Overview
A computed fold for a 346-nucleotide part of an RNA from an uncultured Bacteroidales bacterium, annotated as small-subunit ribosomal RNA, central domain. Its mean pLDDT, the model's own confidence on a scale to 100, is 87. The full RNA is in RNAcentral, with records from ENA, Greengenes and SILVA.
[in-house]
Context: one part of a larger RNA
RNA sequence: UUAGGUUUAAAGGGUGCGUAGGCGGUUUUAUAAGUCAGUGGUGAAAAUCUGGAGCUUAACUUUAGACUUGCCAUUGAUACUGUAUGACUAGAGUGCGAACGAGGUAUGCGGAAUGUGCAGUGUAGCGGUGAAAUGCAUAGAUAUUGCACAGAACACCGAUUGCGAAGGCAGCGUACCAGGCCGCAACAGACGCUGAUGCACGAAAGCGUGGGGAUCAAACAGGAUUAGAUACCCUGGUAGUCCACGCCGUAAACGAUGAUCACUUGCUGUUAGCGAUAUAUAGUUAGUGGCAAAGGGAAACCGAUAAGUGAUCCACCUGGGGAGUACGUUCGCAAGAAUGAAACUC
Numbered sequence: 001u002u003a004g005g006u007u008u009a010a011a012g013g014g015u016g017c018g019u020a021g022g023c024g025g026u027u028u029u030a031u032a033a034g035u036c037a038g039u040g041g042u043g044a045a046a047a048u049c050u051g052g053a054g055c056u057u058a059a060c061u062u063u064a065g066a067c068u069u070g071c072c073a074u075u076g077a078u079a080c081u082g083u084a085u086g087a088c089u090a091g092a093g094u095g096c097g098a099a100c101g102a103g104g105u106a107u108g109c110g111g112a113a114u115g116u117g118c119a120g121u122g123u124a125g126c127g128g129u130g131a132a133a134u135g136c137a138u139a140g141a142u143a144u145u146g147c148a149c150a151g152a153a154c155a156c157c158g159a160u161u162g163c164g165a166a167g168g169c170a171g172c173g174u175a176c177c178a179g180g181c182c183g184c185a186a187c188a189g190a191c192g193c194u195g196a197u198g199c200a201c202g203a204a205a206g207c208g209u210g211g212g213g214a215u216c217a218a219a220c221a222g223g224a225u226u227a228g229a230u231a232c233c234c235u236g237g238u239a240g241u242c243c244a245c246g247c248c249g250u251a252a253a254c255g256a257u258g259a260u261c262a263c264u265u266g267c268u269g270u271u272a273g274c275g276a277u278a279u280a281u282a283g284u285u286a287g288u289g290g291c292a293a294a295g296g297g298a299a300a301c302c303g304a305u306a307a308g309u310g311a312u313c314c315a316c317c318u319g320g321g322g323a324g325u326a327c328g329u330u331c332g333c334a335a336g337a338a339u340g341a342a343a344c345u346c
Base pairs, nucleotide, nucleotide: 003318004317005316006315007300008299012314014201015200016199017198021194022193023192025088026087027086029084030083031082033081034080035077036076037075038074039073040072041071042070048066049065050064051063052062053061054060091191093187094186095184096183097182100179103177104176105175106174107173108172109171110154114150115149116148117147118146119145120144121143125136126135162169163168206247207246208245209244210243211242216240220236221235222234223233258313259312260311261310262309263308265292266291267290268289269288270287271286272285273284274283276281295302296301319346320345321344328339329338330337331336
């Protein structure tokens, strides 16, 4: 390279938007670039292959043909692809109507709990553990009552529930912004799909500046345990955890399963709609679960939310280690991230 693959064996990019490119619905007419057919020219000879001929045969020599898969010109064909043109409505979109949701941003409010402060009651313990001790407490703790303050998180509802592209999103209210689904079929008329480079978003931890600091808690200190115990357990406790702005750009960023479209047998839940009735229940669209047919799979299992049957586009893989390392480059304040080998070895 061809080919085969990518849930778990190596392999789906963390996610979206989108440039180039690739691919693209039904139909009319034109064209004839791709495509197909004919003809002409050219495609050196030798070599190669096939049929002959000549050295007694062969090697060898020679002759004719094929081959030279191509290129150019020309005459035609027009199904498909392309290009141009007109038309269409099943894809995509707009509009109208009705519901839906922890979707986002900002701001205000609330109660429980926790901690602290002040005050009251009250007295000798509290706390903690497997058992203890460190720790707190007669300078009155723990407990309990009242008041006040602070920060963070929102019990029950709560659910194979819902929303979001992913990360993720949960007390209540308000304002603003966004979304898909359903129904109607008014508008418009292929406007579509995918997407290298690029741009944007992107948990936690970490970094910078300034705030905040209740809880929890790396580091650290002490007490235990132990042969030791730089741990597990206990008492404390600083960064951090929270907010604003700016970086970082990674995760088992997982459904370990790229996106879009079409097709393929049933049963049973559930969410948002539509809609027929007899309000018992059938049907239907979009989502979200469970189980199975066909089929697939090495099996586990998947099975209309496919890992089945097909199509288009992108990404990625090619034995283990060395190694996601070295070097170089780009990005970053740094931590580091991205790209990414080889020698050697089995």